[in-house]
RNA sequence: GCGGGGAUAGUCAAGUGGUCAAAGACGCAAGAUUCAGGCUCUUGUCUCGCAGGAGUGCAGGGGUUCGACUCCCCUUCCCCGCACCA
Numbered sequence: 001g002c003g004g005g006g007a008u009a010g011u012c013a014a015g016u017g018g019u020c021a022a023a024g025a026c027g028c029a030a031g032a033u034u035c036a037g038g039c040u041c042u043u044g045u046c047u048c049g050c051a052g053g054a055g056u057g058c059a060g061g062g063g064u065u066c067g068a069c070u071c072c073c074c075u076u077c078c079c080c081g082c083a084c085c086a
Base pairs, nucleotide, nucleotide: 001082002081003080004079005078006077007076010026011025012024018066027045028044029043030042031041032040046055047054048053059075060074061073062072063071
């Protein structure tokens, strides 16, 4: 340099046009259990709101679309293969 794959919440990871603030696991918080701690169980865990609900968000930027984590283009970074050089 060329080709392929990847980047999602505090971490891992699913989701591949709408059913999604995004399953599940870990972590964290509260509660139950226990003499106590661990294990286990329940609930919660982006922001605002009592709630209904609203807003923002999937590496960065742009585009397509009524609608984008998902499709297209550019960029950054990581992994694999090939090529090149020594």
Model confidence (mean pLDDT): 82 of 100.
Predicted 3D model of an 86-nucleotide RNA (transfer RNA) from a Candidatus Heimdallarchaeota archaeon.
Its Rfam family is "tRNA".